This is a predicted structure of a 1388-nucleotide RNA (small-subunit ribosomal RNA) from an uncultured bacterium.
[in-house]
RNA sequence: GAAUUCCCCCUUAGAGUUUGAUCCUGGCUCAGGAUGAACGCUAGCGGCAGGCUUAACACAUGCAAGUCGAGGGGCAGCAUGUCCAGCAAUGGAUGAUGGCGACCGGCGGAAGGGCGCGUAACGCGUGAGCAACAUGCCCUAUACAGGGAGAUACACCAGGGAAACUUGGUCUAAUAUCCCAUUGCAUUCAUUGAAGGCAUCUUUAAUGAAUUAAAGCUUCGGUGGUAUAGGAUUGGCUCGCGUGACAUUAGCCAGAUGGUGAGGUAACGGCUCACCAUAGCAAUGAUGUCUAGGGGUUUUGAGAGGAAGGCCCCCCACACUGGGACUGAGACACGGCCCAGACUCCUACGGGAGGCAGCAGUGAGGAAUAUUGGACGAUGGAUGGAAAUCUGAUCCAGCCAUGCCGCGUGCAGGAAGACGGCCUUCGGGUUGUAAACUUCUUUUGCAUGGGAAGAUAAUGACGGUACUGUGCGAAUAAGUCCCGGCUAACUACGUGCCAGCAGCCGCGGUAACACGUAGGGGACGAGCGUUGUCCGGAAUUACUGGGCGUAAAGGGCGCGCAGGCUGUGCGCCGAGUCGGCUGUUGAAAGGCGGGGCUCAACCCUGUCAAGCGGUCGAGACCGGCGUGCUGGAGAGCUGCAGAGGCAAGCGGAAUUCCCGGUGUAGCGGUGAAAUGCGUAGAUAUAUGGAGGAGCACCAGUGGCGAAGGCCUCUUUCUGGUCUGUUACUGACACUGAGGCUCGAAAGCGUGGGGAGCAAACAGGAUUAGAUACCCUGGUAGUCCACGCCGUAAACGAUGAGUGCUAAGUGUUGGAGGGUUUCCACCCUUCAGUGCUGGAGUUAACGCAAUAAGCACUCCGCCUGGGGAGUACGGCCGCAAGGCUGAAACUCAAAGGAAUUGACGGGGACCCGCACAAGCGGUGGAGCAUGUGGUUUAAUUCGAUGCAACGCGCAGAACCUUACCAGGGUUUGACAUGGAAUCGCCGCAGCGAGAGAUCGCUGUUUAGUGUUUACACUACGGUUCACACAGGUGCUGCAUGGCUGUCGUCAGCUCGUGUCGUGAGAUGUUGGGUUAAGUCCCGCAACGAGCGCAACCCAUAUUUUUAGUUGCUACUCGCAAGAGAGCUCUCUAGAGAGACUGCCGGGGACAACCCGGAGGAAGGUGUGGAUGACGUCAAGUCCUCAUGGCCCUUACAUCCUGGGCUACACACGUGCUACAAUGGUCGGUACAAAGGGCAGCAAAACCGUGAGGUGGAGCGAAUCCUCAAAGCCGGCCUCAGUUCGGAUUGGAGUCUGCAACUCGACUCCAUGAAGCUGGGAUCGCUAGUAAUCGUGGGUCAGCAUACCACGGUGAAUACGUUCCCGGGCCUUGCACACACCGCCCGUCA
Repeated sequence: GAAUUCCCCCUUAGAGUUUGAUCCUGGCUCAGGAUGAACGCUAGCGGCAGGCUUAACACAUGCAAGUCGAGGGGCAGCAUGUCCAGCAAUGGAUGAUGGCGACCGGCGGAAGGGCGCGUAACGCGUGAGCAACAUGCCCUAUACAGGGAGAUACACCAGGGAAACUUGGUCUAAUAUCCCAUUGCAUUCAUUGAAGGCAUCUUUAAUGAAUUAAAGCUUCGGUGGUAUAGGAUUGGCUCGCGUGACAUUAGCCAGAUGGUGAGGUAACGGCUCACCAUAGCAAUGAUGUCUAGGGGUUUUGAGAGGAAGGCCCCCCACACUGGGACUGAGACACGGCCCAGACUCCUACGGGAGGCAGCAGUGAGGAAUAUUGGACGAUGGAUGGAAAUCUGAUCCAGCCAUGCCGCGUGCAGGAAGACGGCCUUCGGGUUGUAAACUUCUUUUGCAUGGGAAGAUAAUGACGGUACUGUGCGAAUAAGUCCCGGCUAACUACGUGCCAGCAGCCGCGGUAACACGUAGGGGACGAGCGUUGUCCGGAAUUACUGGGCGUAAAGGGCGCGCAGGCUGUGCGCCGAGUCGGCUGUUGAAAGGCGGGGCUCAACCCUGUCAAGCGGUCGAGACCGGCGUGCUGGAGAGCUGCAGAGGCAAGCGGAAUUCCCGGUGUAGCGGUGAAAUGCGUAGAUAUAUGGAGGAGCACCAGUGGCGAAGGCCUCUUUCUGGUCUGUUACUGACACUGAGGCUCGAAAGCGUGGGGAGCAAACAGGAUUAGAUACCCUGGUAGUCCACGCCGUAAACGAUGAGUGCUAAGUGUUGGAGGGUUUCCACCCUUCAGUGCUGGAGUUAACGCAAUAAGCACUCCGCCUGGGGAGUACGGCCGCAAGGCUGAAACUCAAAGGAAUUGACGGGGACCCGCACAAGCGGUGGAGCAUGUGGUUUAAUUCGAUGCAACGCGCAGAACCUUACCAGGGUUUGACAUGGAAUCGCCGCAGCGAGAGAUCGCUGUUUAGUGUUUACACUACGGUUCACACAGGUGCUGCAUGGCUGUCGUCAGCUCGUGUCGUGAGAUGUUGGGUUAAGUCCCGCAACGAGCGCAACCCAUAUUUUUAGUUGCUACUCGCAAGAGAGCUCUCUAGAGAGACUGCCGGGGACAACCCGGAGGAAGGUGUGGAUGACGUCAAGUCCUCAUGGCCCUUACAUCCUGGGCUACACACGUGCUACAAUGGUCGGUACAAAGGGCAGCAAAACCGUGAGGUGGAGCGAAUCCUCAAAGCCGGCCUCAGUUCGGAUUGGAGUCUGCAACUCGACUCCAUGAAGCUGGGAUCGCUAGUAAUCGUGGGUCAGCAUACCACGGUGAAUACGUUCCCGGGCCUUGCACACACCGCCCGUCA
């Protein structure tokens, strides 16, 4: 000084996914860390660690435990010396020397090393104990070692056996073995005394008796031996506490529990035995089954916890499997023995040998784990006096990115922002100072020198290693994963629900930031990803730190043993609790401080903890003991209420049945019927009788009961509550696992009973069916007695108990007070039972003194959905079944409450030709036209419920035209740009051809430079090359624009404020009113916007201005017309007028409604134009525009011909009809609005007619220009007709290059279907429907279509029950692609 302790400081993270959206519950998933790991891709170096998790599977080979000659007999082999022989090589002798195989003997092979099978146990951890024990080697102390004996291995001899091995005989030694002696000490026993303790007991003193020892060697320094005592160390045993899962394991146990005695052991003990007793353990989990070595520690976590037990350390267990003992200080012994078993090997078949869970290594298994290495140099061990020997312990090296740590792969400058790549809006951007290039440096590397410490005298495997000097030279060194969100990082191409991705949500069906590739980017980096496992996040098992009304979750109710918990005063104790000191443990690891390897990892060192034991103290709380108290609880007395329970008896009404009476044809039943009953007399009616069951009125969110449940009246027996009061007891209370009762209905057993009702069943209906709903019958059953069953939405979906916490208002049973003649009434209070509501609470809904609020005590229960309350097992039951109660597998949700919509064969209100009331149609016929289908070379394409189908098409013979066949062209039919060339082109003519087209002839530009030749420019043509043109090719689900539709419906929103956790609500709802969210009133809303209305157009009245082409009151004229005029009509500019303005009534003194007056018009006058937010991925890429894709001698373009016009059929929309309200013939009257010069065209003439000739007039209030129905007459007389006009034949007209496919019209002739149309369905509310004609656009021609115009001109609307559509409010919802939804079952 740090850690530690109090304070301070530090420490605690979330996200995605259920929904249209929200809040909650709840699961799944992710981000983090870790690993003895494995796999994929990649890989420069070093240090330090680690490395069969699987088969305790089997093992070849080598090594891992020996040592001592200073214990001994000795001498096989090696070396030396000496001697002998020999010239020598060499041979022989000698244990003499160094030494030493084998043998006897000693010590050691019980350590070290390996592994985790077994073990749920005193095995381990921790703390105690042994007065119940042992301890070789080591240390200390004391004493001692005298004498003797007999064997035996080896060796030799003789055998057996294949071998392993072994038998017999003979000889011999010792620190081998044995005997005797000695005994201070020791052991045992006996007697006596003393002290101590913890019960048995222990220690000690004295006396006596009995028993037990030894070994030598020597260099003379020592060393070894024996005995005893003590120490140290190591072990043995006992005990407290702690240390898995399953109760679908509940009872276990016979040496079992204890005693006496004996045996045994180092020692206690049923450890063993004999006898005696019958104990012992267990819901505080015995016994059984399954799993597992335990700890220090490791990992995660804020912590509490959870998970793990590899390396290292401690303990245990094991050594091929099972059993056993021997030796020894120590073993029931890894590299010892015996037996049994399995396996392997040898064999001469008779027998033998072996045990890698030692180090290497092999096979096998497996996703997976290394060298048959070096050295005893260090540390340690065994033996030895020592030198030394042995040591796969150990120290090192090798292999492996398996992990942790460190270093490097260069540094600085360098913009023409190079090339290349990728993208692009084609401008550029990005890769990117990145590279190239220029300097610099040398860690690493290579080459070459020096060269340690580790060693204290010698000895260094590591190792020529670490380190270091010099030289060389950027030289030798970067990958992996990811880029939709979570989650940091985006573009292009390819692909087209394919290929594929994916941790969850989810991507991919032609514009994929999600697949694959590329470019770019992000993260980490010699690694990076993936997979497995663990903790975390997960408050998702909640001790810290959750819940149970509706999300999962309160037991059906009570009684009650154990257990838990327990009012108040005082005193004592001190188990819990708290504190001080102390013992133990506290190795390593971890925290903190310091130090050493260049740093770090790593290593060294100091220090630090909880726990448990002891001791001292405190005494509040908790606990124990004692003594009190009365408030909790109980008890006595008083009074009341009650469908509380059990049993017996009684009563009247009603249904049914029976007897007879009256009486006659129906009754009954239903939405309507039928089955059924009835002339054999029903139903109905009245008397009498039988029998069973249930008790009208009173009657009440009234009463009682623990719940289930309980109702006529009377009586017996009986439980509980409440009130008031007291001078009693004195905490006796609460809860309650197991246990035991009670327990609706249905059901079961036995015996009764049976009126009504009524499962099953039968019949009748309904229906597509109807094993149902409805009807007629009807059996179990319902009732009684006894016995079972034991379940319910047994619900308040809310366990029991206690206390506390605003109010208000009913009601039931008491009590007290006030007032009162009585009945009533008022106040207070106790106990119940309801409603409203504040705080609080809740996810919200809601609850709110009868809590779901605030607290305490105890019990039960929950932990995603499905599988499943199922299976198996057990218990219960006569059975039915009940109680207890899983897993595999599967999904990413399942769920609660509330919100907004949409929807409802929900409700309230309102509107619309929505229905109704009417008129006329469609659907039947013929034809026209469009569509489907079919056909075809093609029948181009689009539109398809309303909202496609006389639609795009306001007009397909060619053209159009997009289609088909054939013939042509290829910078193109069309645009811009370059070069060259020509003066064309055009027009006219000729030829070929179906034409496009090709060829030929004739004619044939402009400007400037003075004119010309010539040059240039412009224009135009031709040719060439390339950019490009072109596409009615695809995608309307990539788009713009435009349009349809809901719907001219009255709605759709916003700002601020307020309410709600929020989605959202309010406003916009409510009371009135309106055509209207129109207006008024009210209101936590106040305002505003888009819509409504108004402003616009037309029309209806009028004024004024103007007066031609219009008009005519006036004049002339036979008339046409002219004059004159602008009063009127009309025309078209500007105005006026209508606003609920006025009156009466109603209404809320409002808005507004009804009626009236005036007025041309009256309540938005009438008609139009005008279409909110949005819906339908509605329609259109073939009007146009446009992204992307596709074609480019063709999917472009030109031409001829064909097709779009087909035709068994089906549908839509129309026209014409079916006739007399008509047809036909003749005569006659009245419009409006439009169009007209490549036009409308008059008169006149010709033609039966279409039409022709003709050409006045008109660019038009001037001309073209005449309506028809109507009206007046004639004929037709009900018929397939004088209706109807299709079809067909003939003859024509017109347009146009051209009417064959394929035009319109005319005339003559022909004269089809059709006599008013099934189910069904459409339009229309007034100048409307119906009916009649007229015009226009398109257009050469072609109109039954479309768009306009006027003429004639109705009927009906009681009303809103129903059908359809819509608006607003409310309600339900499991729908949200929104009922054409969702969803269940069966089958494939």